[in-house]
RNA sequence: GGUAGGGUGGAGCAGUCUGGUAGCUCGCUUGGCUCAUAACCAAGAAACCGCAGGUUCAAAUCCUGCCCCUGCAA
Repeated sequence: GGUAGGGUGGAGCAGUCUGGUAGCUCGCUUGGCUCAUAACCAAGAAACCGCAGGUUCAAAUCCUGCCCCUGCAA
């Protein structure tokens, strides 16, 4: 270089096909419960989506280029 998949809160993943205020589990913080811890219950913070550009009223999602990770063939 070819080809396939992937990059989204701290971690693991959904959401893309069919564009419309970004969600789930765990973790974290605060409060409740308890003699206390865990568990359980409630609330909250944290990603504007790998980078740049394009299309659109509107882009994580469509298009183009590039970067990074993994697999396959050579």

Overview
A computed fold for a 74-nucleotide RNA from Acetobacter cerevisiae, annotated as transfer RNA. The RNAcentral record of the sequence draws on ENA. Its Rfam family is "tRNA". By type it is a transfer RNA. Model confidence (mean pLDDT): 84 of 100. Lineage of the source: Bacteria > Pseudomonadati > Acetobacterales > Acetobacteraceae > Acetobacter.